[in-house]
């Protein structure tokens, strides 16, 4: 000096003014409600996506199983996780690294296009061989044979020798692979060494399936307290007395009486109601059976109040100090943990957290200019708390900072 790997981090600063959501404090005003002033506090690395696991709430719940769903190499971290560290083992890369849907096809059951004889316990298309046959061949038929060919993504270990009619792990040695056993090494996944068996096994489980571990649901719109008006429900208490008209006999109006409401409270005014049944007694009628008629109680019902319930509007409450944040020491390769100090940092709910100007830094242009300086323009992403915490994964203008790897030169 070029070309690259990883990993942390920042995501503009100050100041006035204007406005917004909360929180103290102080006048003022009061039954409350307001109104004024002053201080201080108000968005992110992702606040997002709602995709994992969790606090916290309720609601279900004897136990077990089937069903269903989530995970899948080791240990290790955490509350916990499907996340996170350090490592195995595969793949890629000269390499720093980087990727990885990593149990189990040797439980079973399935499938493998197209070419191809044959696509998994099996195959004979050519080709090579025996045998036999008359037509005596570039021939027909049975048989053997998986070494060559040749097909395909994939053909049932490689090389050499022996054997054989021809061949074949049929035998054997070497080499590769797997299983078994034993040794050393790691906590472990594995790793490496010896031996040992001809055992050579085809992929696929992101086929279904089996092994192994975890799994109730539903979300702050949870969930708890107060609780208006109307209108249901309950139980008390007061009332449901008279009279007169019209009348199509169904009722309909007037007076006055009773209850309640409102004003200007001896009074005016609006509002509703004055009904049914059943015992006992009285009185008139009637021989009698019974019948009108009153009067008391009970009783439904109607109206009126008062009281309690549930439960809507609406308030309060969960609610923001919590697996919390910085620093400092210790511990661990590290994730992360432990122990001391310090710090309080939105808590809104249709839902603020904004706007404007100056002035420094950032970068970028274009003038003057020798580099530096000077004037002027212009440019800053992604995005936006709604219970709360741990990760995931996306999106992102510009900037920083530390590691290491490779190639080229100089000394």
């Nucleotide at each position: 000096g070029g070309a690259g790997u990883c990993g942390g981090c920042c995501g503009g600063a100050u100041g006035a003014c204007c406005g917004c959501c909360g929180g103290c404090g102080c006048c003022u005003g009061u039954u409350g409600a307001g109104g004024g002033u002053g201080c201080g506090g108000g968005a992110g690395g992702a606040a997002a996506g709602u995709c994992c696991g969790a606090a916290c709430a309720c609601c279900a719940u004897a136990g077990a199983g089937c069903g269903g769903g989530a995970u899948g190499c080791u240990u290790c971290g955490u509350a916990a996780c499907g996340c996170g560290a350090a490592g195995u083992c595969c793949u890629g890369g000269c390499g720093a690294c980087a990727g990885g849907c990593a149990g189990g096809c040797u439980a079973g059951u399935g499938c493998c296009a197209c070419a191809g004889a044959a696509a998994a316990u099996a195959a004979a298309c050519c080709g090579c061989c025996c045998u036999g046959g008359c037509a005596a061949g570039u021939c027909a038929a049975g048989g053997g044979u998986a070494a060559g060919g040749g097909u395909g993504a994939a053909a049932c270990g490689g090389u050499g020798a022996g054997g054989u009619a021809a061949g074949a792990g049929c035998u054997c040695a070497c080499c590769a692979g797997u299983g078994c056993c034993g040794g050393u090494g790691g906590u472990g996944a594995c790793a490496u060494c010896g031996g040992u068996a001809g055992c050579u096994a085809g992929g696929u489980a992101a086929a279904c399936c089996c092994c192994a571990u975890c799994c109730g649901g539903u979300g702050c719109a949870a969930g708890g307290c107060c609780a208006a008006a109307u209108a249901g429900g309950u139980u008390u208490c007061g009332u449901u007395u008279u009279u007169c008209c019209c009348u199509g006999c169904g009722g309909g109006g007037a007076a006055u009486g009773g209850a309640g409401g409102c004003g200007g409270c001896u009074c005016g005014u609006c509002u509703u109601c004055g009904g049914g049944a059943a015992a006992a007694g009285g009185c008139c009628g009637g021989c009698g059976a019974c019948g009108g008629u009153u009067u008391u109680u009970u009783u439904c019902g109607g109206c009126g109040a008062a009281a309690c319930g549930g439960g809507u509007a609406g308030g309060c409450u969960g609610c923001u100090g919590g697996a919390g944040g910085c620093u400092g020491c210790g511990g661990g390769u590290g994730a992360c943990c432990g122990c001391a100090g310090u710090c309080c940092u939105a808590g809104a709910g249709g839902a603020a957290u904004g706007g404007u100007c100056a002035u420094c830094a950032c970068u970028u242009c274009c003038g003057u200019a020798u580099u530096u300086a000077c004037g002027g323009g212009g440019g800053g992403a992604c995005a936006g708390a709604a219970u709360u915490c741990g990760g995931c994964u996306u999106a992102c203008a510009g900037g920083c900072c530390g590691a290491c790897u490779c190639c080229g030169g100089u000394c």

About this RNA:
A computed fold for a 411-nucleotide RNA from a Deltaproteobacteria bacterium, annotated as Bacterial RNase P class A. The coordinates come from a structure-prediction model, not an experiment, and the mean pLDDT is 75. A source record names the gene rnpB. Rfam family: Bacterial RNase P class A. By type it is a ribozyme.